[in-house]
RNA sequence: AUGGCCGCGCGGGAGAGUUCGCGCCGAGCGCCUUGCUCGGAGCGGCGCCGAAGGAGCAACCGCCCCCGGAAUCUCUCAGGCCAAAGGACCGCGCGCGCCUG
Numbered sequence: 001a002u003g004g005c006c007g008c009g010c011g012g013g014a015g016a017g018u019u020c021g022c023g024c025c026g027a028g029c030g031c032c033u034u035g036c037u038c039g040g041a042g043c044g045g046c047g048c049c050g051a052a053g054g055a056g057c058a059a060c061c062g063c064c065c066c067c068g069g070a071a072u073c074u075c076u077c078a079g080g081c082c083a084a085a086g087g088a089c090c091g092c093g094c095g096c097g098c099c100u101g
Stems, first nucleotide, its partner, number of pairs: 003099003006095007017046001019045004024040006047081003053077001054075003060069003
């Protein structure tokens, strides 16, 4: 050099309720009473998703055992179920960082 790891930037990136109830806040309409609609957040119920994170089996890997690492599998604690945000993972670029060489 090349390749790998890590960090940063850009692009792509799925799934599942725009569900029900209860106050609250804001706006609009109506108004004798006090009601209706829309939006937002919160709490609770039932139903669901998995690709932040986490946990587990252990496929797999290191070296036959011991031992160690460990998944896109499993669990759903967390997170999420209009949009936005987030998002495993993939691609490109940068660093003159680490390793290989």